[in-house]
Molecule: THF (Tetrahydrofolate) riboswitch aptamer
Organism: mouse gut metagenome
RNA sequence: CAGAGCAGGAACCGCGCGUUAAGUGCCGUCGGAUGGGAGGUUGCCGCCGGACGAAGUACCUGUGUACGCGGUGCGGUUCCGCAUCCGCUG
Numbered sequence: 001c002a003g004a005g006c007a008g009g010a011a012c013c014g015c016g017c018g019u020u021a022a023g024u025g026c027c028g029u030c031g032g033a034u035g036g037g038a039g040g041u042u043g044c045c046g047c048c049g050g051a052c053g054a055a056g057u058a059c060c061u062g063u064g065u066a067c068g069c070g071g072u073g074c075g076g077u078u079c080c081g082c083a084u085c086c087g088c089u090g
Stems, first nucleotide, its partner, number of pairs: 001090003008080009017070003026050003030046003036086003040082001056067004
């Protein structure tokens, strides 16, 4: 000097959930994990509290089906990919 390295992010696909409103997103307290090690946040996750808030329709007559909708959950593929100190490979 170069490289490797599963926090996380994006797209696509599949299977679901909700649409009788949960979930997502927002604010606050607390906690947790986070390249191989240590420690770590303005990023990520979880509990609790608070505010706000939605797209259903058709068939059908059954706790049903189909197409939608939700900044919706999980998995797979691809791409991007930790700031500090120490370390690993060349």